[in-house]
This is a predicted structure of a 351-nucleotide part of an RNA (small-subunit ribosomal RNA, central domain) from an uncultured bacterium.

Context: one part of a larger RNA
RNA sequence: CUGGGCAUAAAGCGCACGUAGGCGGCUGACUAAGUCAGAUGUGAAAUCCCCCGGCUCAACCGAGGAACUGCGUCUGAUACUGGUCGGCUUGAGAACGGUAGGGGUGAGCGGAACUCCAGGUGGAGCGGUGAAAUGCGUAGAUAUCUGGAGGAACACCGGUGGCGAAAGCGGCUCACUGGACCGUCACUGACGCUGAGGUGCGAAAGCUAGGGUAGCAAACGGGAUUAGAUACCCCGGUAGUCCUAGCCGUAAACGAUGGGCACUUGGUAAGGGGGAUUCCUAUGGUCCUCCUUGCCGUAGCUAAUGUGUUAAGUGCCCCGCCUGGGGAGUACGCUCGCAAGGGUAAAACUC
Numbered sequence: 001c002u003g004g005g006c007a008u009a010a011a012g013c014g015c016a017c018g019u020a021g022g023c024g025g026c027u028g029a030c031u032a033a034g035u036c037a038g039a040u041g042u043g044a045a046a047u048c049c050c051c052c053g054g055c056u057c058a059a060c061c062g063a064g065g066a067a068c069u070g071c072g073u074c075u076g077a078u079a080c081u082g083g084u085c086g087g088c089u090u091g092a093g094a095a096c097g098g099u100a101g102g103g104g105u106g107a108g109c110g111g112a113a114c115u116c117c118a119g120g121u122g123g124a125g126c127g128g129u130g131a132a133a134u135g136c137g138u139a140g141a142u143a144u145c146u147g148g149a150g151g152a153a154c155a156c157c158g159g160u161g162g163c164g165a166a167a168g169c170g171g172c173u174c175a176c177u178g179g180a181c182c183g184u185c186a187c188u189g190a191c192g193c194u195g196a197g198g199u200g201c202g203a204a205a206g207c208u209a210g211g212g213u214a215g216c217a218a219a220c221g222g223g224a225u226u227a228g229a230u231a232c233c234c235c236g237g238u239a240g241u242c243c244u245a246g247c248c249g250u251a252a253a254c255g256a257u258g259g260g261c262a263c264u265u266g267g268u269a270a271g272g273g274g275g276a277u278u279c280c281u282a283u284g285g286u287c288c289u290c291c292u293u294g295c296c297g298u299a300g301c302u303a304a305u306g307u308g309u310u311a312a313g314u315g316c317c318c319c320g321c322c323u324g325g326g327g328a329g330u331a332c333g334c335u336c337g338c339a340a341g342g343g344u345a346a347a348a349c350u351c
Base pairs, nucleotide, nucleotide: 004322005321006320007305008304012319014201015200016199017198021194022193023192025088026087027086028085029084030083031082033081034080035077036076037075038074039073040072041071042070049065050064052062053061054060091191092188093187095184096183097182098181099180103177104176105175106174107173108172109171110154114150115149116148117147118146119145120144121143125136126135162169163168206247207246208245209244210243211242215241216240220236221235222234223233258318259317260316261315262314263313266296267295268294269293270292271291272290273289274288275287276286277285278284300307301306324351325350326349333344334343335342336341
């Protein structure tokens, strides 16, 4: 190289955009690069193969043939691939008319709860646990009422539901803004798919600077438990959690399932559109259809579990990745980072 794989055995990059490259719809003409055919030149000798011969045989040696699967040139073929020119509309996109949505960014607003502050009532406990204690409280706590301040998160609706490429997104209103779906078939005319490098986005934690801090809470202090208790339980409590700007770039970043297209029995439910019909029609019911999200299952696939038109079925195109366990996602080097560390990535040795 050929070959085999990647849901759970090793293996899908966290996700997207996109460069090179690879691959690419229907149709006409030309071309003849790939492709195919014929001819011809070359493809040293030896070796290998066939046959004949020489050493008594063989190894060995001599002779002839074939072969050397390759390359060049010429002539020809034109289905397919490529190239050039032209046409097409089904792929793709744009247009118009609608629809749903926690999609994104910014600003403003709201109520419940909580903590704190001030005041009223009240007067001995409260709190906490398996039981306690630490803690709080006669300097008046807990409880209750009134007023005020602050920060964070948005109960019910809420869903097996919606949106987003993923990360993720949930009180209300406004402004700006991205995408999707349905219908029309009026436009462009293959403009497509994938994507090595690259670029961007990327939970939480962490980092830098400035702010903020109600609750919660690593670290830390105390009380318990215990043989001990650097824990589990309890009382406190600082980073942090929040905001702005900038880093970090990881995750069981999971559907542990890359993206695209096509094809292959069904049933049922839900969300968003469109159409037809019914006539008990303000609502609705039934049927058809497109998109989305689930469940159950046919064939098939699978080691099994399972999967099964949202494939892990049947095919094609492109990318990524795997190759026994440990050593090790480590060392070294390079590179990125303020750091923490990230990316890339071995070997000795050992079983």